[in-house]
Context: one part of a larger RNA
């Protein structure tokens, strides 16, 4: 290097864009770079292989041959690969028409509920738990009623519903504003895939500045519990959740399953549309594209399972993986305001 692997034994990068490179539809010409025959020249000797010979044999020596799988010229051939030309449309991608959605940024606007402030009723108890206690109350709580303030979150509707490339996304309006899906086959003519570097986005927590703070609530005080209780339960409370601008760059970022294209039985179901037959409308049904879930044939698979959404069948690009521990450690680096991210090892040992 051939080779075997990545759902759960090691191993898909968290997710997209997308550079350089890899690869890449159908038809014609036409050149001959790869490619592929013929012919030439080279490819010291030795050695290695054959067939002979010489030491008594052997090891070794001598000889001939035949190889040296290279490579240079030169004739040809042109199927495939490239290049150049010149055209098609299944790929791709624009258009026009419809069309669904808790897609995204920005604003504004509502109720229920919570808490607090006043104000009224009222009068001795609230609360809390397995039981309590701590804690609030006669300076009038709890309960109720109106008032008003504030901030967070958005019951029902809510659905193995839907959107997003993943994080993610749910009150209602409005603006701006990305993306999908059908349908016409109207138009461009391979623009296509994939991505080392790059570059962008990215839960929570945490970090710096400023604000904001109803609930809840790390730390941290009290009260039980207990042998002890730095806990689970109980009052309370600070960061912090919220919001601007910034940084961080992790996650069991999970389907623990990279992208993309084809091919391989079906059944059932839920969204978004289009076509259509009896028979004039309509529902049901048939067909049909796109998405989502179940059950399963055939293969696969250790096995659980996976099965047109593959973990089947085949190609192409990429990233990873090589026995456990040590170690995601150490050290160098480079990011980062820090915490720490990224890149990563050996010694010893089993």
């Nucleotide at each position: 290097c051939u080779g075997g692997g990545c759902u759960u034994a090691a191993a898909g990068a968290g997710u997209g864009c997308g550079u350089a490179g890899g690869c890449g539809g159908c038809u014609u010409g036409g050149c001959a770079a790869g490619u592929u025959g013929g012919g030439u020249g080279u490819g010291a000797a030795a050695u290695c292989c054959c067939u002979c010979g010489g030491c008594u044999c052997a090891a070794c020596c001598g000889a001939g041959g035949a190889a040296c799988u290279g490579u240079g010229c030169u004739c040809a051939a042109a199927a495939c690969u490239g290049c150049c030309a010149a055209g098609c449309u299944a790929g791709a991608g624009g258009a026009a028409g419809a069309u669904a959605g808790a897609g995204g940024u920005g604003a504004g606007c509502g109720g229920a509920a919570c808490u607090a402030a006043u104000g009224g009723u009222g009068g001795a108890g609230c609360g809390g738990u397995g039981a309590a206690a701590u804690g609030c109350g006669u300076u009038g709580a709890u309960a109720u009623c109106a008032u008003u303030a504030g901030g967070a979150a958005c019951a029902c509707c809510u659905g193995u519903g839907g959107c997003g490339a993943a994080a993610g996304c749910g009150g209602c309006u409005c603006a701006c504003u990305g993306g999908g899906u059908c349908u016409u086959u109207u138009c461009u003519g391979a623009c296509g895939c994939u991505g080392a570097g790059g570059c962008a986005c990215g839960a929570a927590a945490g970090c710096u500045a400023g604000g904001g703070u109803a609930g809840c609530g790390a730390a941290c005080g009290g009260g039980a519990u207990u042998a002890g209780a730095u806990a689970c339960c109980c009052c309370g409370g600070u960061a912090g959740u919220c919001c601007u601008a910034g940084c961080u760059g992790u996650a069991a970022a999970c389907g623990a399953u990279g992208a993309g294209c084809a091919c391989u039985a079906g059944g059932u179901u839920g969204g978004a549309g289009g076509c259509u037959c009896c028979u004039c409308c309509a529902u049901a049904g048939g067909c049909u594209u796109c998405c989502g879930a179940c059950c399963g044939a055939a293969g696969c698979g250790a096995a659980a399972g996976u099965g047109u959404u593959a973990a089947g069948u085949g190609c192409u690009c990429c990233g990873c993986c090589u026995g456990g521990g040590g170690a995601g450690u150490a050290u160098g680096g480079u990011c980062g305001c820090a915490a720490g991210g990224c890149u990563g090892a050996a010694a010893c040992u089993c």
Model confidence (mean pLDDT): 88 of 100. Small-subunit ribosomal RNA, central domain from an uncultured bacterium, 350 nucleotides, folded computationally. The RNAcentral record of the full RNA draws on Greengenes. Its Rfam family is "Bacterial small subunit ribosomal RNA".